[in-house]
């Protein structure tokens, strides 16, 4: 210096253009003498910018950050 993949919640992922879902973990109540389990509820997420579109996580470019291959 060039092809390609990849990017969602604290971690794991699901989501083929129309309310951004789930497990753990976190947080309040409830059971309990306690702790744990277990009910119940809650709060948290589309890498940044820009474009198409009525309407982007999801199509396109740009950038950044990983991975993987050529020089």
């Nucleotide at each position: 210096g060039g092809g390609c993949c990849u990017g969602u919640a604290g971690c794991u992922u699901a989501g083929u253009g129309g309310c951004a879902g789930a497990g753990c973990a976190c947080c309040c109540g409830g059971u309990u003498u306690g702790c744990a389990u277990c009910c119940g509820g809650g709060a948290g997420a589309u890498a940044g910018g820009a474009g198409u579109u009525c309407g982007a996580u999801u199509c396109u470019c740009c950038u950044c950050a990983g991975g993987u291959c050529c020089a």